[in-house]
Order: sequence, then C1' cells, then structure tokens
RNA sequence: CGGGCCGUAGCGCAGUUUGGUAGCGCACCUGAAUGGGGUUCAGGGGGUCGGCGGUUCGAAUCCGCCCGGCCCGA
Repeated sequence: CGGGCCGUAGCGCAGUUUGGUAGCGCACCUGAAUGGGGUUCAGGGGGUCGGCGGUUCGAAUCCGCCCGGCCCGA
C1' cells in the first nucleotide's frame, strides 16, 4: 500500500439474506418466599446499532468516506 472479516445494552451475542416496533442470555434494580444469605418466582430500567454523509415514505440492514480490532497478500 491492497484485499477480507468484525464493531449492536455493563459483558457475551442474535437480528443484515428479503429495508418496516431494536432483541436474547448473564449482570443490575424492585417485590414475594427465607431469621439472614444462597436460590426460585414475578415485575422493571438501561441502546439513538463505531463516526459522518448519501439513497429511500422509512436504514442496525443498501451506497460512499473515515476510525478501531483481527487476518491475508505485497
């Protein structure tokens, strides 16, 4: 320098194929059961999807540039 993959909640990931309400597990908060803890059950909060633009009625998803991580080539 060129190419590929990845970036989504505190952590690990799904969702991208086919654009149409942002989800799951763990963790966290509240309540109940217990003398308390652990544990179980019920309920709840937390994201503007790496950044900036573009296309579209509508973008996590499509397009461009940039940033970060990993891999391959030179």
Transfer RNA from a bacterium, 74 nucleotides, folded computationally.
The coordinates come from a structure-prediction model, not an experiment, and the mean pLDDT is 83.
The sequence is in RNAcentral, with records from ENA.